Model confidence (mean pLDDT): 81 of 100. The RNA shown here (transfer RNA) has 73 nucleotides and comes from Candidatus Taylorbacteria bacterium RIFCSPHIGHO2_02_FULL_43_32b. It was read from a public genome assembly. The organism belongs to Candidatus Tayloriibacteriota, within Bacteria. It matches the Rfam family "tRNA". The family's RNA type in Rfam is transfer RNA.
RNA sequence: GCCGAUGUAGCUCAGCUGGUAGAGCACCUCCAUGGUAAGGAGGUGGUCGUCGGUUCAAUUCCGACCAUCGGCU
Numbered sequence: 001g002c003c004g005a006u007g008u009a010g011c012u013c014a015g016c017u018g019g020u021a022g023a024g025c026a027c028c029u030c031c032a033u034g035g036u037a038a039g040g041a042g043g044u045g046g047u048c049g050u051c052g053g054u055u056c057a058a059u060u061c062c063g064a065c066c067a068u069c070g071g072c073u
Stems, first nucleotide, its partner, number of pairs: 001072007010025004019056001027043005049065005
């Protein structure tokens, strides 16, 4: 230099042909216990890597860039 993959909650990851973003763990509150853990109920938390384009509407489609990983020379 070229090619490919990945980027979504604090962490690990879903999100099937575009239609107002979710799970588990963690965290907070409550229940429960003599107390702790386990358990049960509820809740907080996201400008979906950045910037543009298409569209009535983009996490989703297209382009460029950034970061990480892999391959080729």